[in-house]
A computed fold for a 479-nucleotide part of an RNA from a Gammaproteobacteria bacterium, annotated as small-subunit ribosomal RNA, 3' major domain. Its mean pLDDT, the model's own confidence on a scale to 100, is 85. The full RNA is in RNAcentral, with records from SILVA.
Context: one part of a larger RNA
RNA sequence: UGACGGGGGCCCGCACAAGCGGUGGAUGAUGUGGUUUAAUUCGAUGCAACGCGAAAAACCUUACCUACCCUUGACAUGUCAGGAAUCCUCCAGAGAUGGAGGAGUGCCCGAAAGGGAGCCUGAACACAGGUGCUGCAUGGCUGUCGUCAGCUCGUGUCGUGAGAUGUUGGGUUAAGUCCCGCAACGAGCGCAACCCUUGCCUCCUGUUGCUAACAGGUAAAGCUGAGCACUCUGGAGAAACUGCCGGUGAUAAACCGGAGGAAGGUGGGGAUGACGUCAAGUCCUCAUGGCCUUUAUGCCCCGGGCUACACACGUGCUACAAUGGCUGGUACAAAGGGUCGCAAAACCGCGAGGUGGAGCUAAUCCCAAAAAGCCAGUCCCAGUUCGGAUUGCAGUCUGCAACUCGACUGCAUGAAGUUGGAAUCGCUAGUAAUCGCGGAUCAGCAUGCCGCGGUGAAUACGUUCCCGGGCCUUGUACA
Numbered sequence: 001u002g003a004c005g006g007g008g009g010c011c012c013g014c015a016c017a018a019g020c021g022g023u024g025g026a027u028g029a030u031g032u033g034g035u036u037u038a039a040u041u042c043g044a045u046g047c048a049a050c051g052c053g054a055a056a057a058a059c060c061u062u063a064c065c066u067a068c069c070c071u072u073g074a075c076a077u078g079u080c081a082g083g084a085a086u087c088c089u090c091c092a093g094a095g096a097u098g099g100a101g102g103a104g105u106g107c108c109c110g111a112a113a114g115g116g117a118g119c120c121u122g123a124a125c126a127c128a129g130g131u132g133c134u135g136c137a138u139g140g141c142u143g144u145c146g147u148c149a150g151c152u153c154g155u156g157u158c159g160u161g162a163g164a165u166g167u168u169g170g171g172u173u174a175a176g177u178c179c180c181g182c183a184a185c186g187a188g189c190g191c192a193a194c195c196c197u198u199g200c201c202u203c204c205u206g207u208u209g210c211u212a213a214c215a216g217g218u219a220a221a222g223c224u225g226a227g228c229a230c231u232c233u234g235g236a237g238a239a240a241c242u243g244c245c246g247g248u249g250a251u252a253a254a255c256c257g258g259a260g261g262a263a264g265g266u267g268g269g270g271a272u273g274a275c276g277u278c279a280a281g282u283c284c285u286c287a288u289g290g291c292c293u294u295u296a297u298g299c300c301c302c303g304g305g306c307u308a309c310a311c312a313c314g315u316g317c318u319a320c321a322a323u324g325g326c327u328g329g330u331a332c333a334a335a336g337g338g339u340c341g342c343a344a345a346a347c348c349g350c351g352a353g354g355u356g357g358a359g360c361u362a363a364u365c366c367c368a369a370a371a372a373g374c375c376a377g378u379c380c381c382a383g384u385u386c387g388g389a390u391u392g393c394a395g396u397c398u399g400c401a402a403c404u405c406g407a408c409u410g411c412a413u414g415a416a417g418u419u420g421g422a423a424u425c426g427c428u429a430g431u432a433a434u435c436g437c438g439g440a441u442c443a444g445c446a447u448g449c450c451g452c453g454g455u456g457a458a459u460a461c462g463u464u465c466c467c468g469g470g471c472c473u474u475g476u477a478c479a
Stems, first nucleotide, its partner, number of pairs: 001479002003476003007473007015463002019427005026318001029315005034309002042053002064304002070298001073127001077126002079123005086103007107116003129293002132291003138287002140282003143278001145276001150189006156165003169180003195270004201237004206232001209228003214225003241264001244258005320420001324379007336367003341360002346355003386417001391412007433455007
């Protein structure tokens, strides 16, 4: 000087407390461990691994296994020789591949001969290749403490020196934020602000959006003429600064209350992550040193596996019902996506879906029905008209192909489950809870992920305690 203390003081955080809803019990989904297996590819392992890499494992992917093949190779550059490239057919084979036959002469320079570019085939080597090892050789990227308020430097001063001071102290703040004081005076990286979005208003814009007035029109409808007021679109501005008033305070910084205001003290949300820590993670994104491999640890392909299943754990789904289930009627979103696409009306089917093809390269058309809600009816507390697992049969769709191993539909079947032990998690407001909608990936496949809106609470006395963190101080046989 640090680190540590079941030392002290001050302070903060859904850290506790006050509340609301969960997990832990059940079924199935998904990831992991374990076990099994020819293989169940690999990585991730306290917080900070476990719906994680994977924003899609039937084939492909795919790295794993069994079997069949190839050896200058699936891919790159170079040399030589031949041939246009390419397309079609047949045979063998599980395919990769092997064999046979046919069609075919392009582009550039040149009058032609010929040469060149590109592509294909063959030969010999240099080499290619490796998701092989090492993340404890590395770059890059990322997680984490933590959006915590810290981390440092120059000059000066003090100290023999390591170092100290500044950065401590008194207040204050979300903040090393600001004020005052002070052997310090300044500065840098962080904080804040500048950025995006949202909340009020003004101006401009007026179609594909909107419809107040006028006219037409209908079963109804901005449907039509018309208009750009209103909503809205998307560009520019304005607005909030403790600016104003009162009080407290040290006359300061600031705090408390109030006014005006759409908004008040960082308005809400996001992006933004200091010096560093964990030899944290990643050699399987990529790059890369070294090592290893080179008729194989490379490459091609069929099939299988990654989907196994006495079990254990994590994360989410659906429930156990009446604030509910079912049936009928009826209302109100936002944000997205669409030409290899979204697909309306109409018709067929109980339905998944099929036929159909208007319109739309989209403020125009489509996906598209929002759901919870509201209004009626029914059920009457039961393993039920709760719950939907499982199983049988029959189908639909995607795709070369749904056996291993897809999603969905109809009929039948109707399991566990009656609110969950010890323990444990999230959340402070348009939040929790609850309800649906969209997107990426994608042929198909979503209870996951990322977004969107609808309805919309309870509670916070407080900081004694648990956990994590910041500052000062103290002890130390630790570095």